Transfer RNA from a Clostridia bacterium, 73 nucleotides, folded computationally. The organism belongs to Clostridia, within Bacteria.
[in-house]
RNA sequence: GGGGGUGUGGCUCAGUUGGUAGAGCGAUGCGUUCGCAACGCAUAGGCCAGGGGUUCGAAUCCCCUCAUCUCCA
Numbered sequence: 001g002g003g004g005g006u007g008u009g010g011c012u013c014a015g016u017u018g019g020u021a022g023a024g025c026g027a028u029g030c031g032u033u034c035g036c037a038a039c040g041c042a043u044a045g046g047c048c049a050g051g052g053g054u055u056c057g058a059a060u061c062c063c064c065u066c067a068u069c070u071c072c073a
Base pairs, nucleotide, nucleotide: 001072002071003070004069005068006067007066010025011024012023013022019056027043028042029041030040031039049065050064051063052062053061
């Protein structure tokens, strides 16, 4: 320098043919307990790596950039 993959709550990951962003773990509160753990219920937390474009509508399609992994040179 060139090819490919990945980027989504604090963490690990889903998200189908473009149509209101979800789960588990974790956090907080409540219940249960003498107390802790475990268990049950509830709540908060991300507008999707950044920018631009297409579209009535973009995490999803297109372009550029950034980070990271990998292959080639």

It matches the Rfam family "tRNA". By type it is a transfer RNA. The prediction has a mean pLDDT of 81.